[in-house]
Context: one part of a larger RNA
RNA sequence: GGCUAAUGGUGGAUGCCUUGGUGGCAGACAGCGAUGAAGGACGUAGUAAGUUGCGAUAAGCUCCGGGGAGCGGCUAAACACGCUUUGAUCCGGAGAUUUCCGAAUGGGGAAACCUGAUCGGGCAAAACCCGAUUAUGGCGUUGUGAAUACAUAGCGACGUCAAGCAAACGAGGGGAAGUGAAACAUCUCAGUACCCUCAGGAAAAGAAAUCAACCGAGAUUCUCCUAGUAGCGGCGAGCGAACGGGGAACAGCCUAAACCGUAUGAGUGUCAAGACACGGCGUUGCUUAUACGGUGUCGUGGGAUUCGACUUCAGAGGUUCCGUGAAACCUCUGCGGAAGUUACAAAUUCGGAAGUUAGCAGAACCGGUUGGAAAACCGGACCAUAGAGGGUGAAAGUCCCGUACGCGAAAACUUUCGAACUUCCGUGUCGAAUUCCCAAGUACUCCGGCACACGUGAAAUGUUGGAGGAAUCCGGGAGGACCACCUUCCAAGGCUGAAUAUGUGCUGCCGACCGAUAGUGAACUAGUACCGUGAGGGAAAGGUGAAAAGUAACCCGAUAAGGGUAGUGAAAUAGAAUCUGAAACCAUUUGCCU
Numbered sequence: 001g002g003c004u005a006a007u008g009g010u011g012g013a014u015g016c017c018u019u020g021g022u023g024g025c026a027g028a029c030a031g032c033g034a035u036g037a038a039g040g041a042c043g044u045a046g047u048a049a050g051u052u053g054c055g056a057u058a059a060g061c062u063c064c065g066g067g068g069a070g071c072g073g074c075u076a077a078a079c080a081c082g083c084u085u086u087g088a089u090c091c092g093g094a095g096a097u098u099u100c101c102g103a104a105u106g107g108g109g110a111a112a113c114c115u116g117a118u119c120g121g122g123c124a125a126a127a128c129c130c131g132a133u134u135a136u137g138g139c140g141u142u143g144u145g146a147a148u149a150c151a152u153a154g155c156g157a158c159g160u161c162a163a164g165c166a167a168a169c170g171a172g173g174g175g176a177a178g179u180g181a182a183a184c185a186u187c188u189c190a191g192u193a194c195c196c197u198c199a200g201g202a203a204a205a206g207a208a209a210u211c212a213a214c215c216g217a218g219a220u221u222c223u224c225c226u227a228g229u230a231g232c233g234g235c236g237a238g239c240g241a242a243c244g245g246g247g248a249a250c251a252g253c254c255u256a257a258a259c260c261g262u263a264u265g266a267g268u269g270u271c272a273a274g275a276c277a278c279g280g281c282g283u284u285g286c287u288u289a290u291a292c293g294g295u296g297u298c299g300u301g302g303g304a305u306u307c308g309a310c311u312u313c314a315g316a317g318g319u320u321c322c323g324u325g326a327a328a329c330c331u332c333u334g335c336g337g338a339a340g341u342u343a344c345a346a347a348u349u350c351g352g353a354a355g356u357u358a359g360c361a362g363a364a365c366c367g368g369u370u371g372g373a374a375a376a377c378c379g380g381a382c383c384a385u386a387g388a389g390g391g392u393g394a395a396a397g398u399c400c401c402g403u404a405c406g407c408g409a410a411a412a413c414u415u416u417c418g419a420a421c422u423u424c425c426g427u428g429u430c431g432a433a434u435u436c437c438c439a440a441g442u443a444c445u446c447c448g449g450c451a452c453a454c455g456u457g458a459a460a461u462g463u464u465g466g467a468g469g470a471a472u473c474c475g476g477g478a479g480g481a482c483c484a485c486c487u488u489c490c491a492a493g494g495c496u497g498a499a500u501a502u503g504u505g506c507u508g509c510c511g512a513c514c515g516a517u518a519g520u521g522a523a524c525u526a527g528u529a530c531c532g533u534g535a536g537g538g539a540a541a542g543g544u545g546a547a548a549a550g551u552a553a554c555c556c557g558a559u560a561a562g563g564g565u566a567g568u569g570a571a572a573u574a575g576a577a578u579c580u581g582a583a584a585c586c587a588u589u590u591g592c593c594u
Base pairs, nucleotide, nucleotide: 001593002592003591005589006588007587008586009585015579016543017542020514021513022511023510024509025508026507027506029503030502031165032164039101040100041099042055043054044053046079047078049075050074051073061095062094063093064092065091066090070083071082072081106115107114108113116134117133118132119131120130121129122128136162137161138160139159140158141157142156143155144154169200170198171197172196173195174194180187184234210217211216221248222247223246224245225244231239232238252495253494254493255439259294260293261292262291263290264289265288266287267286268285273283274281276325277324278323279322280321299473301438302437303436304435305433306432307431308430309429310428313334314333315332316331317330318329319328335426336425337424338423339422340421348420349419350418351417352416353415354414355413356412357411359407360406365380366379367378368377369376381398382397383387389401390400391399444468445467446466447465448464449463450462451461454480475490476489477488478487479486530537531536550578553565554564555563556562
C1' cells in the first nucleotide's frame, strides 16, 4: 500500500408520512368601479422582524342574531397590563370609519410626492390648521356671445351618462408563419395563433323572398345518425357537406307604407271650401313637409278606401263656424273578460313557501392480558335511518369531533306562488268594387373580390368595391348555368326565453392521480431570495418525541465550540446539524498478501 470483515464518521438515497398540489363531477354564482375599483405604498399591537387583519375610530368601533367559558390572530414563547355569566373572545347579517397612490379626476409629477383657487370653520392673526367644491368627453336643457346684420363658432351653467379592472366562454374588424404536400408556387397549416373593438351571464342566431319534390314539412340553437357518403381537390397532400331521420328545448311578436286625426312650418289664395237637413254666420280652405296619436303587418296574398249584409255592455260629459235635429268621434266612471315584468307597455308594495349567508340536537362498552401507551388480543355486552371520514400514546360503530334522520334566522339576499297593482278588450265577421299601399340607388345585370364542403368551374346561393339600374300582386324571389311548365315563398325594418359554451372565484364530493429531484414555479418568509437598466428570468428549503418531559447540577475546555457524568424519556446511535439513515468517500481495529 492492497483485499476482507467489524465498528464509527460523512452523506442524505430508501421506506413511511402529509399541511400542498392535480384532474373530474355537481350546485350556486357570473361581476367590481367617480358613493373612487382591481392592485399597491405607508402606517397600525405595551414590548413587533415576517405574515394575517385593519386604517389616524387603524389585530379594531356600533347595532342585530348565533354561541356559552374562557380570551387578547399565526411563526411564538415570555413578561407586563387587561377583558369576561351586566355574556367576553369567536361565528353570521347590517352599518360606521376607511391615510396616500392608482381610471385618479383642481394643477403638476421621477406612483404612493409637490402645490393652487373658491366657499365655510378654528384662532388675537395677513401666518397656520380643518372641511367641502374645483378634470375631460358624450347627450339633453339653457345663458352668453366674435370676425359679421340675423346667425354661427367660441365661452359658460345645470342635469345625466361614460371612463378603469377582470379567468375562460361570445360577436365583430384585421390576420401570419414554422408545418404537410416527403422539394415547391395553387393548395395545406387556418380564418388557427396573434392584434384591435364591443357585450352578456351567457353571447350569437331566430319566426321563411326556408326546404322539399308533385308527397309534404313548418323560427332559431345544440346533439346522435346520415357519412368520411355526395362532392371539392397541382383530382396531389388533403378538405368535406346537405336532404332526411332520432333526440334536447320549444313562443311567438312589433314596426314602415296606404287611410284618418292633432300640432307646427312653408306654398297657394278669397276662386272654392267649411261632412248631412233647415236657417244663419263670415274665414278659412286646399296642397305640401315634419312630429305625435289611431289604423295596419300578410302569402289558401294581406291591408287601406267606398258600398252592402249580419252582429256589437251600461251611464255621464265633451267636440264639429253658430242654432236645432240626427249621426259620428273622443274622454271619464261602473260592470264583465283577458293578460302581465322574458320579446309583444311598465313600476312598486304586501303576504305565504322554499333556499343561501351563523348554528342546534344527535344512539350504543366494559373487564382482563401484553405494552411506555390499547383502539391490539381474550371474554362478555350494546347501538345502528348513524359500520362516511378524521382524531385520540399501536389498529375504536359504542372515547372525542363527526356521520344518518331531524330542527333553526333578528338582518340581508335569491327563487317561486298569491294578492294589490298595471295594461288591454267590450265590435268584429263576411261579400263586392275598383282606386291606393305593401321597406330603392334596393332587387337585378356586368366587372373585380370574398363566403358558402364547392380552388371559376356548367357555378346556382349569400355578400359587396366599381358601372348601369326595376316592378307593387296582371307584382317579385327560389327550386345548383339557362328556358318553359309546375311547386313554393314574400327580400331590401326591428325584438325575442329555453335547450348550448365557459370557470377567475365560492360550496360539496370523488380519483387503479402525485407524495417533497414527485405534485403547481411555490406543502416552508414564493412569484419570496437572487439575477437583469428593463421587458423579463427565477430557485433551494418538509418530518425530535405520545407529551418539551428540549438535558437541573457537576467535570474538561478559553466564561467558546464540542464533549464526559448525571437526569428526562419506551427509546437520546430520538439531543434540536434531531424519524428511517443506503452508496460513493474518510478513519480505527483484526486477519491475509506484498
Large-subunit ribosomal RNA, domain I from a marine eukaryotic metagenome, 594 nucleotides, folded computationally. RNAcentral holds the full RNA, with entries from MGnify. The coordinates come from a structure-prediction model, not an experiment, and the mean pLDDT is 81.